[in-house]
Background
This is a predicted structure of a 113-nucleotide RNA (SAM riboswitch aptamer (S box leader)) from a Candidatus Edwardsbacteria bacterium. Taxonomically the source falls in Candidatus Edwardsiibacteriota (Bacteria, Bacteria candidate phyla).
RNA sequence: AUCUCAUCCAGAGAGGCGGAGGGACAGGCCCUGAGAUGCCUCAGCAACCUGGGAUCGCAAGAUACCCAAGGUGCUAAAUCCUGAAGUGAUGCCAUAUCACUUGAAGAUGAGCG
Repeated sequence: AUCUCAUCCAGAGAGGCGGAGGGACAGGCCCUGAGAUGCCUCAGCAACCUGGGAUCGCAAGAUACCCAAGGUGCUAAAUCCUGAAGUGAUGCCAUAUCACUUGAAGAUGAGCG
């Protein structure tokens, strides 16, 4: 890498470097020379792991709870929306719109490796 599991409607910016595209991909729609993506420094957030607490338990442990921020991660827009299928409602010649559910793809974490 692949695979397995979990989560993804919340949250979180300033400066410097640099100079053109970027938001995974496609279609939309957005961000962007009033400086994007990216890199660095500091700051912040708190998803998972970790540590501590609280509660339950004889114990091993568990938890939709709280604290910390050590390891990763993250800090435009719901994973920005849709990209497969199903259900319901509106509409109805056909189409179309909205909501919900389960997936696909993607991202992050933990584990196997």